[in-house]
RNA sequence: UGGGGAAUCGUCUAGUGGCAGGACUAUGGACUCUGACUCCAUCAACCUAGGUUCGAAUCCUAGUUCCCCAG
Numbered sequence: 001u002g003g004g005g006a007a008u009c010g011u012c013u014a015g016u017g018g019c020a021g022g023a024c025u026a027u028g029g030a031c032u033c034u035g036a037c038u039c040c041a042u043c044a045a046c047c048u049a050g051g052u053u054c055g056a057a058u059c060c061u062a063g064u065u066c067c068c069c070a071g
Base pairs, nucleotide, nucleotide: 001070002069003068004067005066006065007064010024011023012022013021018054026042027041028040029039030038047063048062049061050060051059
């Protein structure tokens, strides 16, 4: 320098245009003499800026960061 890929709750991960889900963590509760385990509930996210669309995590453009390949 060129090409390809990735970015979603605190962490990991799913979601091929129509309510953004799950697990772990955290918080509250039940259980227990206490704690652990177990069970129930709650909180919490689409990398940034535009565009297309009735509607975008998803499609398009530009950018940021990271990874891989070639030189």

About this RNA:
This is a predicted structure of a 71-nucleotide RNA (transfer RNA) from Beggiatoa alba B18LD. Its Rfam family is "tRNA". It is annotated as a transfer RNA. Its mean pLDDT, the model's own confidence on a scale to 100, is 81.